[in-house]
Context: one part of a larger RNA
Molecule: large-subunit ribosomal RNA, half B
Organism: Methanofollis sp.
């Protein structure tokens, strides 16, 4: 110097700034007055005005007070809530109604809550929730109640969709498990069917204040331009009422209007709303808000534009004494180099040695094994229609489990009942006995009814009648009958057993206070189906010019790339295969393909026939390619089935190791086709067209299962099938910004480096326009370069971490010049310009809107240039924007969640060790010590820059309108260096006022921001005031002289001359540490000349520096001068009153009194003193 907390600032007053952040103003109390809105309460302390001490008399209430209101004089100040204390106000608009609650420790919000408003369940043993359970909250409640979910006061209103996905309700059917049942097997079981059928599902119906959703194209009205209107495709339905460029709108800074000089802002309207919209609630709203945006007044140091003080850090003395951190070494700058950003490595330069105060440029600085990317067969938390389970909860069955009915089964039983081939009188169930049997307890018959039929009957009741029917026997037949027994079939009917529905019961069971209530449920247990992110385990590939999205380049074949043996990568180019085919296969034999020409009826460019030419330009199954093939590998035909069986070698597959499947060739044995035969044949002319193991399923026969036979029923061999395309083959969904751990510059975002496509710049060449004319200007296609700013590509450096965008600060630098200076052409008359050349000296601002870089406007200006320094600058600031943790819309997604979409709101660490830089100091050298006075190598500079006006001149010029210059003056703005007379700030020297308090009053004081408050000298200062030339020298662009090469011309080639704010002087500042280490003068062991002490201050962090040190004005002190305040105390009179006492205050005594960092003057005080100190060389001691 700075930093922190204060205190004050002229003149402006928000110009600062992302924002009035911070500050300042406001204030107490009494009085008047008080808008729009309103839910009438309220807004309201609305706004905005007045008054406010203190003395002295009286009044009124009061019992009274050191109480409390009031009148009516008087008096003092710059100010009377005189200090402390103590709201800034109005206005819009968002958003939530409101008071409330929240992330302890970076978010108080709009984010939750809340009254109110709805939906849902729940009838008490209740719904919910804890619990393994027994319990137990809810509740000592009970539908005006309890739980659950949603929205978010009031107010006006909440459309349309049930197609999806949930929630209820039904269910003729159909799905639907396990016991039991019942077929088939089997000794029995296991096993398989079968039927019955719960829940649940399908099916039906219904509910959006459940979850959630709410569309296109074309045409149409008499300008156009919109479209009430039509049309048409669709859907579950097509956004209704509201609001609407919104906290929601991409385009976007929409249009338009108000606000401002100016508005990415506000506000109020349109509105085609990327992607508003109705209890995921819509619109609106009085009051509220440490809530978000604007605006306006007041107000001020936020700024313009800094400046003074105060105390404290700092600094310095004294005493105590930590931590980060530290691989070394260090005196560095530029260039390059290097792993692409170097104190240390080349090169050049530059550099004596130590200290301290100070910046904070750099050590990609200290701080943290990067929190972002990516990676890892890490991990956690969350979601879900991911996999795969587990509570729960519906449900069935079976046990706890009883008793009776009723209906409808099954079973056994009893009593009845049925039974027709022909024949036969006739409706003969078998088989046996059998000669009688039944009848007044009513038999043939008759009438009716009721069942059953094969329509001929049969059997049954009732009524009537009153005495007889019937078998044998004959006949027919296989079988003879009456009648008794034992079966069989039908039907029925009694009883027991039992299913299944139902209905009662009481005695288990269960509740309760006894009475009661409930009840074989229910509850519990067993078992089963269904349901089930409520919960738990895990899984969610990989390549990849980062990853992710896309892709498949993840298993195969062909061609090129591939560098003429193999082999060879790339999200490298151009293609294909996941088959077909009983012939498109074997075989043998015959023929010749495309095409073209020329002839032939209809026949024509193309239909069949001949004929010629035809090495192939045709076919060879295929949307591959490549190779190969003519008595053929092509086409036709005939037989056929080698498109076998079995096993072996080779080679591909797959590195010069090792490796499955899969192919592919070659041989052996067996058995075949074709062929007259040699011969050929193991699918397709060759090169794709495919697949382990576990597991199923089928198949031949084989082995085998606990002493042995059968039987079932399972095991193993072999062969086929059945897949994994992420194709050498796990069983397999996301989110994580609430994270986290290992790692990586193997690999992204910032910077750097490489490159420059693309950017920005020049440039060539001249079509063209320019009224003619390419080049006054402007310049198309093509072409060529430079830079390193844009935006890419790359992934070289850093993930044990190099702070990320802009803004402030501050410096430097470049030139492709916005101004200033000097020229040139000009389509340059002058003025103004337009295009170029030289030039980096100095200048390049204020503002309005945005986080902005840019941009856009606004007034001004000479002009208001364009980059670079890690996109210069965060151990300099700021955090507005991006980029954590909350919160809201909108779109996305079933959720979690997400969005280079918006929108509110959020912690900016470091005490300097090097090194730079900016001052101050100490020491060595500089060959005796010193002392003063110089030089002037080299460094640095802007010390000045621009503009206005006036003369010049109303001139040159010009037809006018217009309008200049060279040079002279004068002034301003911005810079720079100084200074304090003015003029302003400050002025915790100093004077005065005053408030509250305290020291007993007074006087004098303390304390409250210096208590406020007026004033203020010296000293600091700016907003005040001084200064800040000309000129020379060499040049650039250009202007020219003379002047060949070229007898000419020509500024050039040799030679000269002129020309710029640039360059070099000049001026200013500095500089003998300029190692070439300088001069000059003096004085010095007879002691030069320093320190040290000491009094200071023109000096000043310490240090240093200057002056004095008695032969002395250094510093105090006094005196006197100038000056600041403003007239002290005390004492006398006055004072408005009052009987007095008493009494705010005035006045004279007073330009008084107190004060002075100033200046003279003046030894009265203190400047006593005490050390250090100068030679190499040669002898010698």
């Nucleotide at each position: 110097a700075u930093c922190a907390u204060g205190u004050u600032a002229a003149g402006g007053g928000a110009a600062u700034u992302c924002g009035g952040c911070a500050a300042a103003a406001u204030g107490g109390c009494c009085c008047c007055g008080u808008a729009a809105c309103u839910u009438c309460g309220g807004a309201a302390g609305a706004a905005g005005g007045g008054g406010u001490g203190c003395c002295u008399g009286c009044c009124u209430g009061g019992a009274g007070a050191u109480c409390a209101g009031g009148c009516a004089g008087g008096u003092c100040g710059c100010a009377g809530u005189g200090a402390c204390c103590a709201g800034g106000g109005g206005g819009c608009u968002c958003u939530g109604a409101c008071u409330g609650u929240c992330u302890a420790a970076u978010a108080a919000c709009a984010a939750c809550a809340u009254a109110g408003c709805u939906g849902a369940c729940u009838g008490c043993a209740a719904c919910u929730c804890c619990g393994u359970a027994a319990g137990g909250a809810c509740u000592a409640g009970u539908a005006u109640a309890g739980u659950c979910g949603g929205u978010g006061a009031u107010u006006c209103c909440u459309g349309c969709c049930c197609a999806g996905u949930g929630c209820g309700a039904g269910u003729a059917u159909c799905u639907g498990a396990a016991c039991a049942c019942u077929g088939g097997u089997u000794u029995c079981a296991a096993c398989c069917g079968g039927a019955c059928g719960a829940a649940g599902g399908a099916c039906u119906c219904g509910u959006a204040a459940a979850c959630g959703g709410c569309g296109g194209g074309g045409g149409u009205a008499a300008c156009u331009a919109u479209g009430a209107c039509c049309c048409u495709c669709u859907u579950a339905a097509g956004g209704u009422a509201g609001c609407g460029u919104a906290g929601u709108a991409c385009c976007u800074u929409g249009u338009c209007g108000c606000u401002u000089a100016a508005u990415u802002g506000g506000c109020g309207a349109c509105u085609u709303g990327c992607a508003u919209g109705a209890a995921u609630g819509g619109a609106u709203u009085a009051a509220c808000a440490a809530g978000a945006g604007c605006c306006c007044u007041a107000c001020u140091g936020u700024c313009c534009c800094u400046a003074a003080c105060a105390u404290g850090a700092a600094u310095c003395c004294g005493u105590u004494g930590a931590a980060c951190c530290u691989u070394u070494u260090a005196u560095c700058c530029u260039g390059g180099u290097g792993c692409a950003g170097a104190g240390g490595c080349c090169a050049g330069g530059g550099a004596c040695c130590c200290c301290a105060a100070a910046u904070g440029g750099g050590a990609a600085g200290u701080g943290a094994a990067g929190a972002c990317c990516c990676c890892g067969u890490g991990g956690a938390g969350c979601u879900u229609u991911a996999c795969u389970g587990c509570a729960g909860c519906c449900u069935g069955u079976c046990g706890u489990u009883g008793u009776g009915u009723u209906a409808c089964g099954g079973u056994a039983u009893u009593c009845u009942u049925u039974g027709c081939g022909c024949a036969g009188u006739g409706u003969a169930g078998a088989u046996g006995g059998g000669a009688g049997g039944c009848g007044u307890c009513g038999a043939u018959c008759u009438g009716c009814c009721c069942c059953u039929u094969g329509c001929g009957g049969g059997g049954g009741g009732c009524a009537g009648g009153g005495a007889g029917c019937u078998g044998a026997c004959a006949a027919u037949g296989a079988g003879a009958c009456a009648c008794c027994a034992u079966c069989c079939u039908u039907a029925g009917u009694u009883u027991g057993c039992u299913g299944u529905a139902g209905c009662a019961c009481u005695a288990a069971c269960u509740c309760g206070u006894u009475c009661g209530a409930g009840g074989a449920c229910a509850u519990c247990g067993a078992u089963a189906g269904g349901u089930a992110g409520g919960c738990a385990g895990u899984u969610u590939g990989g390549g990849u010019g980062g990853g992710g999205c896309g892709c498949c380049a993840c298993a195969c074949c062909c061609u090129c790339g591939a560098a003429a043996a193999a082999a060879u990568a790339u999200c490298a180019a151009g293609g294909g295969u996941g088959c077909c085919c009983u012939a498109a296969g074997g075989u043998c034999a015959a023929c010749u393909c495309a095409u073209g020409u020329g002839a032939g009826u209809c026949a024509g460019a193309a239909a069949c026939u001949c004929a010629c030419a035809g090495a192939a330009g045709a076919g060879u199954g295929u949307c591959a390619a490549g190779a190969g093939c003519a008595a053929a590998a092509g086409u036709u035909g005939g037989c056929c089935u080698g498109a076998c069986g079995c096993g072996a070698u080779u080679a591909u597959g797959a590195a010069u190791a090792g490796c499955a499947a899969a192919u592919a060739a070659u041989c052996g044995c067996g058995a075949g086709a074709g062929g007259a035969a040699a011969c050929u044949c193991g699918g397709g002319u060759c090169u794709a067209a495919c697949g382990a193991a576990c597991c199923a399923a089928u198949a031949c026969g084989c082995c085998u299962u606990c002493u042995u036979g059968g039987u079932g029923a399972g095991g193993g061999c072999u062969a086929u099938u059945g897949a994994c395309u992420a194709c050498a083959g796990a069983a397999a969904a996301g989110c994580u910004a609430c994270c986290c751990c290992g790692g990586g510059g193997a690999u992204a975002a910032c910077a750097g480096a490489g490159u420059c496509g693309u950017c920005g710049c020049c440039g060539g060449c001249a079509a063209g326009a320019g009224c003619a004319c390419a080049u006054a200007u402007c310049g198309a296609c093509c072409c060529g370069g430079c830079g390193g700013c844009u935006u890419g590509c790359u992934a070289c450096c850093u993930c044990g971490a190099u702070g990320u965008c802009g803004g402030u600060u501050c410096u430097u630098u470049c030139c492709a010049u916005c101004c200033u200076g000097g020229c040139u052409g000009u389509g340059c008359a002058g003025c103004a310009g337009c295009a170029g050349c030289c030039a980096a000296g100095g200048g390049u601002g204020a503002g309005g809107u945005u986080g902005u870089u840019c941009g856009c406007c606004u007034a001004u200006u000479a002009a208001a240039g364009g980059g670079g320094a890690u996109c210069g600058u965060g151990a300099g600031c700021u955090g507005g924007g991006u980029u954590u943790a909350g919160a809201c819309c909108g779109u996305c997604g079933u959720g979690a969640g997400a969005c280079a979409g918006g929108u509110c709101g959020g912690u900016u660490a470091c005490u300097a060790u090097c090194u730079a830089u900016u001052u101050g100091g100490g020491g060595u050298g500089u060959u005796c010590g010193g002392a003063g006075u110089c030089u002037g190598a080299g460094g640095g500079u802007a010390a000045g820059a621009a503009a206005g006006a006036a003369a010049u001149a109303g001139u040159a010029c010009g037809a006018g309108a217009g309008g200049a210059a060279c040079u002279u003056u004068c002034u301003u703005u911005c810079g720079u260096c100084g200074c304090c007379u003015c003029u302003g700030g400050u002025c915790g020297a100093u004077c005065g006022g005053u408030u509250g308090u305290c020291u007993g009053a007074c006087a004098a004081g303390g304390c409250a921001u210096u208590g406020c408050c007026g004033a203020g000298c010296a000293g600091c200062u700016a907003c005040g005031c001084g200064a800040c030339a000309a000129g020379g020298g060499g040049u650039a662009a250009a202007a020219g002289c003379u002047g060949a090469a070229a007898g000419c011309a020509u500024c050039u080639a040799a030679g000269c001359u002129u020309g710029a704010a640039a360059c070099c002087c000049a001026g200013c500042c500095u500089g003998a540490a300029a190692a070439g280490a300088g001069a000059c003068u003096c004085c010095a062991u007879u002691g030069a000349g320093g320190a040290c002490a000491u009094g200071g201050g023109u000096a000043u962090a310490a240090g240093a520096c200057c002056c004095g040190c008695u032969u002395g004005a250094u510093a105090g002190g006094c005196u006197u001068g100038g000056g600041a305040u403003g007239u002290a105390a005390g004492c006398a009179c006055g004072g408005a009153g009052g009987c007095a006492a008493c009494g705010a205050c005035g006045u004279g005594u007073u330009c008084a009194g107190u004060c002075c960092g100033c200046a003279a003057g003046u030894a009265c005080u203190a400047a006593c003193g005490u050390c250090c100190a100068a030679a190499u060389c040669c002898a010698g001691u």